This is a predicted structure of a 372-nucleotide RNA (Bacterial RNase P class A) from Arachidicoccus sp. Its Rfam family is "Bacterial RNase P class A". Rfam links the family to the GO terms ribonuclease P activity, tRNA processing and dimeric ribonuclease P complex. By type it is a ribozyme. Its mean pLDDT, the model's own confidence on a scale to 100, is 76.

RNA sequence: CUAUAGACCCGCGCUAUCGCGGCGUGCAAACGUCGAGGAAAGUCCGGACAGCAUAGAGCAGCUUACCGGUUAAAGACCGGGGAUCAGGUAACUGAUCAUAGCCAGCACCACAGAAAAUAACCGCCGGAUAUUGACCCUGGUCAUGCCCGGUAAGGGUGAAAAUGUACGGUAAGAGCGUACGGUAGUCAGUAGUAAUACUGGUUACGGGUAAGCCUUAAGCGCUGCAAUGUCACGUAUAGUUACGGUUGAGGGCGGCUCGUCCAAUGCUGAAAGGCAACGUAACAGGGUAGGCAGCUACAUCAAAACAGUAAUGUUUUGGGCAGAUAAAUGAUAGUGUAGAAACAGAAUCCGGCUUAUGAGGUUUAUAGCAAU
Numbered sequence: 001c002u003a004u005a006g007a008c009c010c011g012c013g014c015u016a017u018c019g020c021g022g023c024g025u026g027c028a029a030a031c032g033u034c035g036a037g038g039a040a041a042g043u044c045c046g047g048a049c050a051g052c053a054u055a056g057a058g059c060a061g062c063u064u065a066c067c068g069g070u071u072a073a074a075g076a077c078c079g080g081g082g083a084u085c086a087g088g089u090a091a092c093u094g095a096u097c098a099u100a101g102c103c104a105g106c107a108c109c110a111c112a113g114a115a116a117a118u119a120a121c122c123g124c125c126g127g128a129u130a131u132u133g134a135c136c137c138u139g140g141u142c143a144u145g146c147c148c149g150g151u152a153a154g155g156g157u158g159a160a161a162a163u164g165u166a167c168g169g170u171a172a173g174a175g176c177g178u179a180c181g182g183u184a185g186u187c188a189g190u191a192g193u194a195a196u197a198c199u200g201g202u203u204a205c206g207g208g209u210a211a212g213c214c215u216u217a218a219g220c221g222c223u224g225c226a227a228u229g230u231c232a233c234g235u236a237u238a239g240u241u242a243c244g245g246u247u248g249a250g251g252g253c254g255g256c257u258c259g260u261c262c263a264a265u266g267c268u269g270a271a272a273g274g275c276a277a278c279g280u281a282a283c284a285g286g287g288u289a290g291g292c293a294g295c296u297a298c299a300u301c302a303a304a305a306c307a308g309u310a311a312u313g314u315u316u317u318g319g320g321c322a323g324a325u326a327a328a329u330g331a332u333a334g335u336g337u338a339g340a341a342a343c344a345g346a347a348u349c350c351g352g353c354u355u356a357u358g359a360g361g362u363u364u365a366u367a368g369c370a371a372u
Stems, first nucleotide, its partner, number of pairs: 001368009012336007020035006037343001041354002044352005049224004061220005066080005081099001082097006100215002105213002107209003121155002123151005129145002132143005163181006182205010228293004237284001239283006250262005265276004298320001300319008
């Protein structure tokens, strides 16, 4: 220098014409002003807000799991410890985290291997034995086979085989003992808020897996703005009142001060009358269509200073930055960068996480080429 991969920054500018949504001015015509994102996405985590539920305790279920801090809160973020991996002679640097507990219990550990958990296949050692063999020779030695037992030194398998080395010890061996180590727990001291680290003492060392059940500790009510509140045309109408029913309330049609047609059941009572069905009108309730609120002014945005290792917080100054409901935020032409500019589009609002993303810039790693 080039290529590839990762991380971070950035997330097209200007002009003209036409068009769309909100707000303001205006009688109107029209004019002015504002109008998507770093992810508006996935809806994974945490809140605000709203409604419903809710004596207390337990069981079940779900989530989280080293320490400290930040935050409204969080499984997010920052700092620290530890482990693993990579680079480096080292100091150190970077990445990752499924970083509580297998001396509570259970389960599992492929292939290989005798054996994968309270291990004996080969080997080593002791004892007993033999229609065995050999030798010396008449009861012994050696070898071999079988049986009983001891043994974790050695062999081979495996990801993992029972704490490493040395000496003692023993029939052979063994943390059986000792010395120096290793690992884990625990006690004390020192450093630190703590996790933890270092030093010393002491105890143990017969595995691993809790991205197996499980145990321990802490937390968790459900539903989501299509939440929810409010106004309410029309249609139908529970209820209340009045009238008719009780001889005329009311309704239809027409040539509409009128004419004509239709028009009411039952119970009780001697009657008058009363009650109910039914009809009409008014009031009124819930509530559909639809309207309004919720709705965007705030854990708000930008800059500076200060506090803090940082996340973050505080103060000052300045700004107002979409709010629709079939749902706007666009189209065309020209021009510039860099070539036809990627990924993609709000719908209650915030804080995170994850995923997608062109060109250019910064940076890291790897590879190649060239020069020294």